[in-house]
RNA sequence: CACUCAUCAAGAGCGACAGAGAGAACUGGCUCAAAGAAGUCGCGGCAACCCCCGAAGCAUCGGGUAGGUGCUAAGUCCAUCAGAGGAAACUCUGGAAGAUGAGCG
Numbered sequence: 001c002a003c004u005c006a007u008c009a010a011g012a013g014c015g016a017c018a019g020a021g022a023g024a025a026c027u028g029g030c031u032c033a034a035a036g037a038a039g040u041c042g043c044g045g046c047a048a049c050c051c052c053c054g055a056a057g058c059a060u061c062g063g064g065u066a067g068g069u070g071c072u073a074a075g076u077c078c079a080u081c082a083g084a085g086g087a088a089a090c091u092c093u094g095g096a097a098g099a100u101g102a103g104c105g
Base pairs, nucleotide, nucleotide: 001105003103004102005101006100007099008098013043014042015041016040017039021032022031023030027079028078029077044072045071046070049068050067051064052063053062054061055060076097081094082093083092084091085090
């Protein structure tokens, strides 16, 4: 990096350094930000994919958190494409793209 599968409405922040942007990309919106963004580090925390224990009809279910990841503003911040409903505002469903994990090449 490609492919396959699963999940994505819940949950969980302080400090230090730093110094102007940030929320993946295009476009539009909205939001966060000098009362200090991104990023890096430290210490916490959340969750339970891998993992561990138990049950089992081998589908799955219950429990755990030492370890490998991950996450810790807003639904993956929302929309973008297609469809359905609606007078409209808008709502719903699916997709695309993306993120994370596991497997595989």